[in-house]
Background:
FMN riboswitch aptamer (RFN element), 133 nucleotides, folded computationally. Its Rfam family is "FMN riboswitch aptamer (RFN element)". About the family: The RFN element is a highly conserved domain that is found frequently in the 5'-untranslated regions of prokaryotic mRNAs that encode for flavin mononucleotide (FMN) biosynthesis and transport proteins. The model forms 100% of the base pairs in the Rfam consensus. The coordinates come from a structure-prediction model, not an experiment, and the mean pLDDT is 80.

RNA sequence: GAGAGUCUUUGAGGCAAGGUGAGAAUGCGUUGGCAUUCAAUUCCUGACCGGCGGUGAUAGUCCGCAAGCCCUGCGGGGUUGAUUCGGUGCAAGUCCGAUACCGACAGUAUAGUCUGGAUGGAAAAAGACAGCA
Numbered sequence: 001g002a003g004a005g006u007c008u009u010u011g012a013g014g015c016a017a018g019g020u021g022a023g024a025a026u027g028c029g030u031u032g033g034c035a036u037u038c039a040a041u042u043c044c045u046g047a048c049c050g051g052c053g054g055u056g057a058u059a060g061u062c063c064g065c066a067a068g069c070c071c072u073g074c075g076g077g078g079u080u081g082a083u084u085c086g087g088u089g090c091a092a093g094u095c096c097g098a099u100a101c102c103g104a105c106a107g108u109a110u111a112g113u114c115u116g117g118a119u120g121g122a123a124a125a126a127g128a129c130a131g132c133a
Base pairs, nucleotide, nucleotide: 001132005129006128007127008126009125010124015046017045018044019043023038024037025036026035027034028033047113048112049103050102051065052064053063054062060101061100068079069078070077071076084098085097086096087095105116106115107114
């Protein structure tokens, strides 16, 4: 210096707020029900979060990848969400200001934030080793 190999480590964040009350328990009543307490991070209001690589300058919403889900002849294949306006600048859908939107599967009162598969796995990042020129 170059490009393949082996190994190690790393490899996801986020409601302790207010309201409502499906339902549950207890007591009374005795079949109309009434009272008290508990009760959603899922509903409503508000709050909060953002994997990896790339891109002339920094990206949840641009281009790809991964996780999840489906199929499989087990090699792999398919599928999966969302922004605009203004400003600066040679250059930004990435910065600044404003505004909007999105978020696998299973469980449970309807979940991006709870619990679970998961002490899992991956994109990938860093390092070590041996070997080559």